[in-house]
Context: one part of a larger RNA
RNA sequence: GAGUGAACGCUGGCGGCGUGCCUAAUACAUGCAAGUCGAACGCGAAAGUCCUUCGGGAGGAGUAAAGUGGCGCACGGGUGAGUAAUACAUGGGAACAUGCCCUUGGAUGGGGAAUAACGUUUGGAAACGAACGCUAAUACCGCAUAAUCUCGCGAGAGUAAAGGUGGCGCCGCAAGGGCUACCGCUUAAGGAUCGGCCCAUGUCCCAUUAGCUAGUUGGCGGGGUAAUGGCCCACCAAGCCGACGAUGGGUAACUGGUCUGAGAGGACGAUCAGUCACACUGGAACUGAGACACGGUCCAGACUCCUACGGGAGGCAGCAGUAGGGAAUAUUGCACAAUGGGGGAAACCCUGAUGCAGCAACGCCGCGUGAGUGAAGAAGGCCCUUGGGUUGUAAAGCUCUUUAGCGAGGGAAGAAGGUAGAUACGGUGAAUAAUCGUGUUUGCUGACGGUACCUCGAGAAUAAGCACCGGCUAAUUUCGUGCCAGCAGCCGCGGUAAUACGAAAGGUGCAAGCGUUACUC
Numbered sequence: 001g002a003g004u005g006a007a008c009g010c011u012g013g014c015g016g017c018g019u020g021c022c023u024a025a026u027a028c029a030u031g032c033a034a035g036u037c038g039a040a041c042g043c044g045a046a047a048g049u050c051c052u053u054c055g056g057g058a059g060g061a062g063u064a065a066a067g068u069g070g071c072g073c074a075c076g077g078g079u080g081a082g083u084a085a086u087a088c089a090u091g092g093g094a095a096c097a098u099g100c101c102c103u104u105g106g107a108u109g110g111g112g113a114a115u116a117a118c119g120u121u122u123g124g125a126a127a128c129g130a131a132c133g134c135u136a137a138u139a140c141c142g143c144a145u146a147a148u149c150u151c152g153c154g155a156g157a158g159u160a161a162a163g164g165u166g167g168c169g170c171c172g173c174a175a176g177g178g179c180u181a182c183c184g185c186u187u188a189a190g191g192a193u194c195g196g197c198c199c200a201u202g203u204c205c206c207a208u209u210a211g212c213u214a215g216u217u218g219g220c221g222g223g224g225u226a227a228u229g230g231c232c233c234a235c236c237a238a239g240c241c242g243a244c245g246a247u248g249g250g251u252a253a254c255u256g257g258u259c260u261g262a263g264a265g266g267a268c269g270a271u272c273a274g275u276c277a278c279a280c281u282g283g284a285a286c287u288g289a290g291a292c293a294c295g296g297u298c299c300a301g302a303c304u305c306c307u308a309c310g311g312g313a314g315g316c317a318g319c320a321g322u323a324g325g326g327a328a329u330a331u332u333g334c335a336c337a338a339u340g341g342g343g344g345a346a347a348c349c350c351u352g353a354u355g356c357a358g359c360a361a362c363g364c365c366g367c368g369u370g371a372g373u374g375a376a377g378a379a380g381g382c383c384c385u386u387g388g389g390u391u392g393u394a395a396a397g398c399u400c401u402u403u404a405g406c407g408a409g410g411g412a413a414g415a416a417g418g419u420a421g422a423u424a425c426g427g428u429g430a431a432u433a434a435u436c437g438u439g440u441u442u443g444c445u446g447a448c449g450g451u452a453c454c455u456c457g458a459g460a461a462u463a464a465g466c467a468c469c470g471g472c473u474a475a476u477u478u479c480g481u482g483c484c485a486g487c488a489g490c491c492g493c494g495g496u497a498a499u500a501c502g503a504a505a506g507g508u509g510c511a512a513g514c515g516u517u518a519c520u521c
Stems, first nucleotide, its partner, number of pairs: 001521004006517005013367006019360002021325001026323003030320003035071003040068002049058003078278003087203007096195001101191006108184001109143001111141002118133006149158003163183006170177002204250003211241001213239001216238004221233003253275004257268004280301005303314004331357001333356003339353001340351004370400004380391004404462001406457005414448001417445012465510005470491003476505005486493002
């Protein structure tokens, strides 16, 4: 000199864009943060309202709620405790799997038995159950069929499925059938995506850590896995690593990058992006395409809470917020309008992701605190050799302007699109149905926000400080003090004329900031 996720002191007008627990991975009150689908399924209220013959009925409504089932909950969000290599970065590799999505080929036949919800009875303080009975499905189980799939050298053997919604010249009294469109289900192949695994190289300090290792190193055979492999097991061999630093100890998430520097390098790894790890502590598996799962399950532990003492409940390193710690770090806000995600055919629902708003000069950038004129060089202050000098065109006065702020009026873009209705054409189709696509048209859809922005009005009105002035280092005099009080980054000032302490006047520097401290180069 530059820099910071900064803090502290004094001061403080506005805006834009960013950033904001670096400490206790400490403990957490409260609310919210993952649901959705009635076009998979059975069931199914009530209030308010209307009618009434006062019994009830209509409607609310096949709505709400609960349940079975499907998909999602493995994403998104947080934190950095652990980890020095099961990690990360770069570059390779072969023995793998991949829900949803895309492309292509086939198949979608015929049956069955349950169970929740519900009802009755019943246990418990509660959490939560128990028995019996009833019922549905795209839930579950057989049968059939089946290969390009699996097994097998081969002959051959084995293996699947589920329906739903809309429409219609048809058949039928109806249930239903037939046709058709869409959404699904099943199987196989390919793709895409996201992953699992292996190898090489690189990745901090200590030798006052020198030897380490028995599943250890390799083989054969098996088990296990989606898959290779001592990953695991039996047997066999005795290897494997190490001064090119093994082993041990300490420290630490890694990277793109950030800061600095002419560079080489050094330091760092907040925000943003990629990867990893963790989710009260330790362990385990289940489900699933995917987890050994932050807001799932089980076991153990510590802690907190409820209890009728028998037994139960919980996990903010999600967003806010609280206590504590600390020099120190924000609102228990608004909205799903946009972007993205989950579910759904869709409407739509959910989304503390996200978009916004609030707080903080924490940072960067921009603007303002007026402009012109104005010498009687006013008054006052300070200095003085008492002549004057300086503050100083500074003020006042005069003439203007009105950014920001204040008041009044108008008032967005962000809505591309989506959605509902009408309509034209085209595709599928037996079809003038339905549905899909394209176009035209009408209505609706904005948290921010009556915000940005624009216009008008009044009025210089509402807006400057901080540090320094001995040398380094730009800027000096007077008074007070008297080795005292104090200053100080280094040299050093202060013991009666202090340009170095304190105050004043003046000056210098930067400026909504200025200084100090800490840390890095």